[in-house]
Context: one part of a larger RNA
RNA sequence: UUGGGCGUAAAGGGUUCGUAGGCGGUUCGUAAAGUUGGAUGUGAAAUCCCACAGCUUAACUGUGGAACUGCAUUCAAAACUUACGGACUAGAGUGUGAGAGGGGUAAAGGGAAUUCCUGGUGUAAGGGUGAAAUCUGCAGAGAUCCGGAGGAACAUCAGUCGCGAAGGCGCCUUACUGGCUCAUUACUGACGCUGAGGGACGAAAGCUAGGGUAGCAAACGGGAUUAGAUACCCCGGUAGUCCUAGCUGUAAACGAUGUUCACUAGGUGUCGGGAGGGUUAAACCUUUCGGUGCCGCAGCUUACGCAUUAAGUGAACCGCCUGGGGAGUACGGUCGCAAGGCUGAAACUC
Numbered sequence: 001u002u003g004g005g006c007g008u009a010a011a012g013g014g015u016u017c018g019u020a021g022g023c024g025g026u027u028c029g030u031a032a033a034g035u036u037g038g039a040u041g042u043g044a045a046a047u048c049c050c051a052c053a054g055c056u057u058a059a060c061u062g063u064g065g066a067a068c069u070g071c072a073u074u075c076a077a078a079a080c081u082u083a084c085g086g087a088c089u090a091g092a093g094u095g096u097g098a099g100a101g102g103g104g105u106a107a108a109g110g111g112a113a114u115u116c117c118u119g120g121u122g123u124a125a126g127g128g129u130g131a132a133a134u135c136u137g138c139a140g141a142g143a144u145c146c147g148g149a150g151g152a153a154c155a156u157c158a159g160u161c162g163c164g165a166a167g168g169c170g171c172c173u174u175a176c177u178g179g180c181u182c183a184u185u186a187c188u189g190a191c192g193c194u195g196a197g198g199g200a201c202g203a204a205a206g207c208u209a210g211g212g213u214a215g216c217a218a219a220c221g222g223g224a225u226u227a228g229a230u231a232c233c234c235c236g237g238u239a240g241u242c243c244u245a246g247c248u249g250u251a252a253a254c255g256a257u258g259u260u261c262a263c264u265a266g267g268u269g270u271c272g273g274g275a276g277g278g279u280u281a282a283a284c285c286u287u288u289c290g291g292u293g294c295c296g297c298a299g300c301u302u303a304c305g306c307a308u309u310a311a312g313u314g315a316a317c318c319g320c321c322u323g324g325g326g327a328g329u330a331c332g333g334u335c336g337c338a339a340g341g342c343u344g345a346a347a348c349u350c
Stems, first nucleotide, its partner, number of pairs: 004321003007304002012318001014201004021194003025088007033081002035077008049065006091191001092188003095184005103177005109171001110154001115149003119145003125136002162169002206247006215241002220236004258317006266295012299306002323350003332343004
């Protein structure tokens, strides 16, 4: 390479947009590049294959045939692919009318709680643990009441709930703004799918500069525990956690399951719409579209399990895997301020 694979054995890129490329709906016509058929030329000989013959046989050799699956030219065919032209509406998109949402960005506001500060009441403890101690407190703590400051996070509602491409998003209001769903079937007329490179986004931690710092808390200090205790427990506590601007680009970035399309029993919850019935209005019933769960048939799977949200049956395109260790290391390249990221071996060994 072929083949076989990628939920858990090695293997789905963190996500998305999109370039080249690959693939692409129905129908009519034309062309004839692919495709199919014929003819002609060529495809040296030897070799291979078949038949016959010559050495006593065989190997070997000779004669004849076939073959040389190819290429070129030419004449045709027009189903499929392709190219061009025309048409269509089932894919895709637009319009119109509704709807849900914790989607995003910015600004303003709110209450509870923790901590600290001023003052009042008040007196000897408080705190912490398995038990203690370090620690705080007669310079008046802890408790309690009024007031003030400041930062961070938003209890209940809250839900196998909703939204988002993923990361993620939850107090309230306003402004700006992205996407989605349903109904209608008015418009465009294949405008589509995927996507090597590439671009953008991308939790936490970390980095740079400037702010901010209530609580928590790596490092660090102390008290315990212990044979020791560079830990687990306790008292403190700095980076950090927060904001602004930039960088980093990784995660068990997980559904450990790439994206898109079609098809293939059902049952039962729940969320958002529509239609019909029902009601004063609801509830409720039937049905339909779109999400999100559970159970389950066929089928699949080594098994576990998956099962219309497939890991079933097919199609298109991309990514990736090929025994364990060495190793996501070395070297080189490239990106980064750094930390490091991406790409990524071999010797050797089992």